About this RNA
Transfer RNA, 74 nucleotides, folded computationally. The prediction has a mean pLDDT of 83. Its Rfam family is "tRNA". It is annotated as a transfer RNA.

RNA sequence: GCCGCCGUAGCUCAGCAUGGGAGAGCACUCGGCUGAAGACCGAGGUGUCACGCGUUCAAAUCUCGUCGGCGGCA
Numbered sequence: 001g002c003c004g005c006c007g008u009a010g011c012u013c014a015g016c017a018u019g020g021g022a023g024a025g026c027a028c029u030c031g032g033c034u035g036a037a038g039a040c041c042g043a044g045g046u047g048u049c050a051c052g053c054g055u056u057c058a059a060a061u062c063u064c065g066u067c068g069g070c071g072g073c074a
Base pairs, nucleotide, nucleotide: 001073002072003071004070005069006068007067010026011025012024013023020057028044029043030042031041032040050066051065052064054062
């Protein structure tokens, strides 16, 4: 230098193909239970879907570009 994959909650990730409600587990907070704590039960999503532009009635999802990570080729 060229090519491919990835970037979504505090962490690990699903959702993207075929555009329309932002989610799961763990963690965390509050309450219950307990002498206390853990476990368990109930409640709570805490988010600029990396960034920008475009397409569209509508974009996490499609186009283009930028940044970052990983891998391959040279």